Model confidence (mean pLDDT): 83 of 100. A computed fold for a 1397-nucleotide RNA from an uncultured prokaryote, annotated as small-subunit ribosomal RNA.
[in-house]
């Protein structure tokens, strides 16, 4: 814009209904205020409809998507509504369709079929500047109208006509906004290397808004791709975010640009844009509705639900402010947007009070008990009120629109109307909002936590725990003194926040562009040749692509960074400015690169002339040797080995001569000599060959270097086909060796080793050192070549140049080392590394007959793996060298019985420690009870002992019952010492508590004590010096020793604790002394040194002496020292002893004692009586006594020496077979006693045996010791008369006054040694000599030990468990490629139907 009018407003003819008032003929009528119902019609408004415009903006996601999809910088062959500003119109018809009416089926949803009716709806006609189309004649092709005002004129009174606005047509600019194209960046995988038929192109036609294979028909046969196509995984891009010094890295929220999506796939229509989030239409999943026929829907808008999760907010308000769409406008719409909630999520800011206060308060914690800390912290006094809470007031955030009248006549117009414009007036617009902000009023008033305190990293005590319980970022804490766990006090650090987890960046020079490495640590290809491809001598010109400068333009804004501004500050927000390191254009410069060119000879190479050589390749040749046959000689062996055996042989071997075969190898020459590129190459001659090296010249004119791919050569083995096959030899057989021996030794022996084709392609293929290239002290040898010198012609000297070698300056290097043959110093190139295992493995590909071979991961897994060195410390490594270590000897043990320890067993206890060596006749120099600690039973509880304190009382004991005894309990004696007379010491008993006690545990919490390596010769510091450093040097060597003793020598140079010597003992002498000891002379004598007497000897203890490699030879460095001698009582530390370095062994001891810490506490303490420590199938140490005649008994007789002796030794003498006994001189001891010493000697006997050997066990009897010998003592006697005839493997001590071998003492001790320390007597053998065993000690090598070889560690097996790999196979997901069935639509033929089109 329309037609229409169901509800609402408001006007509104006619009807009804009727106050009051006229009128009345009283019957009425008339006018009408009001109400009130229909019901025309106009008008706003408005459900539903038609119509225009507008849902292609705005909001939301990131699944696709490695792409012209983004970014930056460029084009052409194009569209573009609404908006700008132009040109030109807007004429005149015409017939439908909805709404609606009335049917009609349906459960809805929605449909069918009739009738009606309007437009800016729809179609023609007209008319056509410009436009499109054209065969240049021509030909197509539009339109709508509506509302305000209004003077003439006209009029059907609607309104025609003018004019404005806005709308509407064609059409050419703009602008905006889109769509296209084109080189360039833009993730990873090569275990993806080929991929591609509409592919590339071209013709020509279509289509499209526009170029183009965009689609179609021919015709070429291309096109991409190692500068990485294909394919495969993973990804929305960017401006930027976060990191970092930067270069980079990692990431792409929030803002902003593009792109892609819109339940999943396809599809078109629509329209100016769409193949369209809140549109269609198909399919397909899913929800819902259903009357089962059918329908309906897609929150990756904005709130909200579910579920997922570790984890993300209100089903708020307003369109007031900014933008949007519609509308003339007023106004509608707007979960865009503004606000407000909700989370410490982030960033900023503000407060939780400020001064003052020591009695350093109380409590807490600690604690050395003093006090120290919390700690000026509190409370106390004096102040302050921001913020919160309460009162009252308050901005900005608003600017317009509209409406009123007015102005200038500014625009337009015929017009002063309408409209626009300007101003003026009015009228009002706020969601936030109890706003910001001011202001009053009280009162310290309402407002502090997390993490941490062992290092790294700021902060330490205490309890509790006891490898538990727990911590941990990383090293690592925790196993009874945890700053590491828990808690408490206390301290740090941040602080309305603190930790934790996760993730990124940095540290990290740990992917090294900036900025690494490859000789041994990861890491040079086995070696060449040579493709692209990087590098590339000198010089001239010339261009200017690289490089370099200057303009332009462009790199949006936001953001970071500067200067300003505005919120009280900030944080935020704003203005400006630089920066965006780029890329395109275009102007210049020309050194160096680069490209075109004149030109050179110093890199490269050619060409003459020489040298050397195991450089290859074929051919042919020789001697040795070994087998093998074939003939002689000679026989019983031979061959092997560590010994042996198999095997060889009397069928004649081995051995020796002679010949004959055959095959593989090439002795001396032989040399860190030689050739080669590398594996490699070794009689000899001939032939083909390749390379080097030297010397003088000519020439070429940069031709060069490396080398991704790619190709060639490659050692033993292997491997195919064919020879060959002597001698070696894997497998494989015999015999040895062994616990075995699938080896190491031996006999035999195939492959194979040889050769000639052919494949393998690997190795410590190593200089563990890629190639060229230049530069950087020398010295010393050797190989090839050249040249020179001559005073010696040499086996000479000297120069150059190519090898190859050994030292070494600078300099590298972690060291070791390297060092002109670089691992120094540069440069080109390639190849390779990025922790260890897994793994050069799996899968997958490529070669390969196979064997394998190249290429090459990840899962899980540890925190190392690894190099050079450095100190131990080991080694069936080497050198020296030492010790009763072996060897030479003697003489045990181990066998027997017996004592003794220990283990084992038992047991109520058999206390309890010690346990290779270095526990085991050790703690114990002495368990009947006692001791002792164990066990059983009775007893005590301030205790058997130790301080304190009250209060009594002498202490103290002696009998007597009752008991097993402690221990209980009566009765008698006794009345003490000092006094200042008040009391008090000491005992003692009574009571309370502090406390006592404990041989209860930890020797792995400790002192101190010990043992052992080991009386081994070591072990260390100072100073210097070397080395980065750990270290080293010294202290090592070259001698010597017992020795780290000592000499020389040395980058040491001194010192220290160890060794040695000072100490005791013993051997010899001297002086001194002379009893209790001695007796040589002298006398006496009882005959006993016994007396005189001696002072010499012995001894005896004091004090000196002596022995040092001092002296002589020799040896060696003339040294130090060693051998020999002389003297001497003794000789090279005379002989013993005591003397034990730094340290090792968690070595012994908590039971000698001490002692932290637990611990118990009427008992785990204390007392007592008995009983155990003493048991006995059984093993083992240690010792005695034997097994006999080198002896046993017997008789008789000598010699010691060191001890002991009064609660003692005890003499003579008597008794006793005897142990003893009786008794008691002597002695406190050179006086007396223990006290007899034994073996020996010297006589007789036994005569070889289980004895005249041995003495065990046992019967009787008995002494002594003690309260007490039953378990449980020694000892006598008379009897008994056991094993045992000299000891298997094994083992042990000893080196000279020593082994054996004899006896004496002592200590504990009442008693009790076969043990232990001690003493003397008798008194040997034997050491060749360090090869071996153990044990040490110095140098020196390896080492994967370092708890240090008792160490490391390596593989199979058994179970469980993880993660890979393969596996008959199955199940999903992606793609190709071929084919089947195929919706919606799109286009196009045909038919058949209908409109007025």
């Nucleotide at each position: 814009a329309c037609g229409g009018u169901a509800a609402c407003g408001a006007c509104g003819a006619a009807g009804a209904u009727g106050a009051a008032c006229c009128c009345u003929u009283c019957g009425g009528g008339g006018c009408g205020a009001u109400u009130u119902a229909c019901c025309a019609g106009g008008c706003g408004u408005c459900a539903a409809g038609u119509g225009g415009c507008g849902g292609a903006c705005g909001g939301g996601u990131g699944a696709g998507u490695a792409a012209c999809g983004c970014g930056g910088a460029g084009g052409a062959a194009u569209c573009u509504g609404c908006c700008c500003a132009g040109u030109a119109g807007u004429g005149g018809g015409g017939g439908a369709c909805a709404a609606c009416c009335a049917g009609g089926g349906g459960a809805a949803a929605a449909c069918c079929a009739g009738g009606c009716u309007a437009a800016u709806a729809c179609c023609g006609c007209a008319u056509a500047c410009g436009a499109c189309c054209u065969a240049c004649g021509g030909g197509u092709g539009a339109a709508a109208g509506u509302g305000g005002g209004g003077g003439a004129c006209c009029u059907u009174c609607g309104g025609g006509c003018c004019u404005c606005a806005c709308a509407c047509u064609c059409u050419a600019g703009g602008a905006u906004g889109a769509g296209c194209c084109u080189a360039u960046g833009u993730c990873a995988g090569a275990u993806u290397a080929g991929c591609u038929a509409g592919u590339u192109g071209g013709u020509a036609g279509g289509g499209c808004a526009a170029a183009g294979g965009c689609c179609u028909a021919c015709c070429a046969a291309g096109g991409c791709g190692a500068c990485g196509a294909u394919c495969u995984c993973u990804a929305g891009c960017u401006g930027g975010u976060c990191u970092g010094a930067g270069a980079g890295g990692a990431c792409g929220a929030u803002c902003a640009g593009c792109c892609a999506c819109a339940c999943u796939g396809g599809g078109a229509c629509u329209g100016a844009g769409a193949c369209a989030c809140g549109g269609c239409c198909c399919a397909g999943a899913c929800u819902c509705c259903u009357a089962c026929g059918g329908g309906a829907g897609u929150c990756a808008g904005c709130a909200g639900u579910g579920g997922g999760g570790a984890a993300u907010a209100u089903u708020g308000g307003a369109c007031a402010a900014u933008g949007g769409g519609g509308g003339c406008a007023a106004c509608c719409c707007u979960g865009a947007u503004c606000c407000a909630g909700c989370a410490a999520u982030g960033c900023a800011g503000c407060g939780u009070g400020u001064g003052u206060g020591a009695a350093g308060a109380a409590g807490g914690c600690c604690u050395g008990c003093g006090g120290g800390u919390u700690g000026u912290a509190a409370a106390g006094c004096a102040c302050u009120u921001u913020c919160a809470a309460u009162u009252g007031g308050g901005a900005g955030g608003a600017a317009a629109a509209g409406c009123u009248g007015a102005g200038a006549u500014g625009g337009u117009u015929a017009a002063u109307a309408c409209c626009c414009c300007u101003g003026a007036g009015u009228c009002u617009u706020g969601a936030c909002g109890u706003u910001a902000c001011c202001u009053a009023c009280a009162g310290a008033a309402g407002a502090a936590g997390c993490g941490c305190c062992g290092g790294c990293u700021a902060a330490c005590u205490c309890c509790g725990u006891g490898c538990c319980a727990g911590c941990a970022g990383c090293c690592g804490c925790g196993g009874u003194a945890a700053u590491a766990c828990g808690g408490g006090g206390g301290g740090u650090g941040c602080a309305a926040g603190c930790g934790u987890u996760a993730a990124u960046c940095g540290g990290a020079a740990u992917u090294a562009c900036u900025g690494g490495g490859c000789g041994u640590a990861a890491a040079g290809c086995g070696c060449g040749c040579g493709u692209a491809g990087g590098c590339g001598g000198u010089u001239u010109a010339g261009u200017a692509a690289g490089u370099c400068g200057g303009a332009u333009g462009u790199g949006a804004a936001a953001g970071c960074c500067c200067c300003g501004g505005g919120c009280u500050c900030a944080a935020c927000c704003u203005g400006g400015g630089a920066a965006u390191u780029g890329c395109a254009u275009u102007c210049g410069a020309u050194a160096c690169c680069g490209c075109c060119u004149c030109a050179c000879u110093a890199g490269a190479g050619u060409a003459u002339g020489g040298u050397a050589g195991a450089g290859g390749g074929a051919a042919g040749c020789g001697g040795a040797a070994u087998u093998c046959c074939c003939g002689g000689u000679g026989u019983a062996g031979c061959g092997g080995u560590g010994a042996a055996a198999u095997g060889c042989g009397u069928a004649g071997a081995u051995a020796u001569c002679g010949g004959a075969a055959g095959g593989a190898a090439c002795a001396c020459c032989a040399g860190u000599g030689g050739c080669g590129a590398a594996g490699g190459c070794g009689a000899c001659u001939u032939c083909c060959u390749g390379g080097a090296c030297c010397a003088a010249u000519a020439c070429u004119g940069a031709c060069g270097c490396u080398g991704a791919g790619g190709u060639g050569c490659g050692a033993a083995a292997g491997c195919g086909u064919g020879g060959g096959g002597a001698g070696c030899a894997a497998a494989c057989a015999g015999g040895a060796u062994u616990a075995g021996a699938u080896a190491c030794c031996c006999u035999g022996g195939u492959a194979g080793u040889c050769c000639a084709c052919g494949c393998u392609g690997u190795a410590a293929a190593c200089g563990a050192u890629g190639a060229g290239a230049a530069c950087u002290a020398g010295c010393c040898g050797u190989u090839g070549g050249g040249g020179g010198c001559c005073u010696u012609u040499g086996u000479g000297c000297c120069c150059u140049u190519a090898g190859u070698g050994g030292c070494g300056c600078a300099g590298u290097u972690a060291a070791c080392g390297c060092g002109u043959u670089a691992a120094g110093u540069u440069c080109u190139c390639c190849g390779c590394c990025u922790g260890g295992g897994g793994a050069g493995u799996a899968c997958g590909a490529c070669c390969g007959c196979a064997a394998g071979g190249u290429u090459a991961a990840a899962a899980c897994u540890c925190a190392a793996a690894g190099g050079a060195a450095u100190u131990g410390a080991c080694g069936g490594g080497g050198g020296c060298c030492c010790g009763c270590a072996c060897a030479a000897g003697c003489g045990g043990u181990g066998g027997a019985g017996c004592a003794u320890g220990u283990g084992g067993u038992u047991u109520a206890a058999u206390u309890c420690g010690a346990u290779g060596c270095a526990a085991c006749g050790a703690g114990a120099a002495g368990a009947a009870c006692c001791u002792u600690a164990c066990c059983u039973g009775g007893c005590c509880u301030u205790g058997a002992c130790a301080u304190c304190c009250u209060u009594g009382u002498a202490a103290u004991g002696u009998c007597g019952c009752a008991u097993a005894a402690a221990c209980u309990u009566u009765a008698a004696a006794g009345u003490g010492c000092c006094u200042u007379c008040g009391g008090u010491a000491g005992c003692c008993a009574a009571g309370a508590g502090a406390c006592a006690g404990g041989u209860g545990c930890u020797g792995c919490a400790u002192g101190g004590c010990u043992g052992u390596c080991g009386u081994c010769a070591g072990c260390u510091c100072g100073u210097g010096u070397c080395g980065u450093g750990a270290g080293a040097u010294g202290u090592u060597g070259g001698g010597u020793u017992a020795a780290g003793u000592c000499c020389c020598g040395c980058a040491a140079c001194g010192a220290g604790c160890g060794c040695a010597a000072c100490c005791c003992c013993u051997a010899u002498c001297u002086c001194u002394a002379g009893u209790u000891g001695c007796c040589a002379g002298c006398g006496a004598u009882u005959c006993g040194g016994u007396c005189g007497g001696g002072a010499a000897c012995u001894c005896u203890a004091g004090a000196g002496a002596g022995a040092c490699u001092g002296c002589c030879g020799g040896u060696g460095a003339u040294a130090a020292a060693c051998c020999g001698g002389a003297g001497g009582a003794a000789g090279g530390u005379g002989g013993g002893g005591a003397u034990g370095a730094c340290g090792u062994c968690a070595a012994g001891u908590c039971a000698u004692c001490a002692u932290g810490g637990c611990c118990c506490u009427u008992a785990c303490g204390g007392c007592c009586a008995g009983g155990g420590c003493u048991a006995c199938a059984c093993a083992c140490g240690u010792g005695c006594u034997a097994c006999a005649a080198u002896g046993g008994a017997u008789a008789a007789u000598a010699c010691a020496a060191a001890g002991g002796g009064c609660a003692g030794c005890a003499a003579u003498a008597c008794c006793g077979c005897g142990a003893g006994g009786u008794g008691g001189a002597g002695c406190g001891a050179a006086u007396c006693c223990c006290a007899a010493a034994a073996a020996g000697c010297c006589g007789g006997u036994c005569u070889c045996a289980g004895u005249u050997c041995g003495g065990a066990u046992u019967g009787g009897a008995g002494u002594c010791u003690g309260c007490a010998a039953c378990u449980c003592g020694a000892c006598u006697c008379c009897a008994u008369g056991a094993a045992g005839u000299u000891g298997g493997a094994a083992u042990c001590g000893c080196u000279a006054g020593u082994a054996a071998u004899c006896g004496c003492g002592u200590a504990u001790c009442a008693g009790c040694a076969u043990g232990a320390c001690g003493c003397g007597g008798u008194g040997a053998a034997u050491a060749c000599g360090u090869u071996c065993c153990c044990g040490g000690g110095c140098c020196u090598u390896g080492u994967a030990c370092a708890c240090a070889c008792c160490g490391c560690c390596c593989g199979u097996c058994a179970c469980a468990c993880c993660a890979u790999g393969g596996g008959a196979g199955u199940g999903g997901g992606u793609u190709g490629u071929a084919c089947c069935a195929g919706a919606a639509g799109u286009a196009g033929g045909u038919a058949g139907u209908c409109u007025a089109a």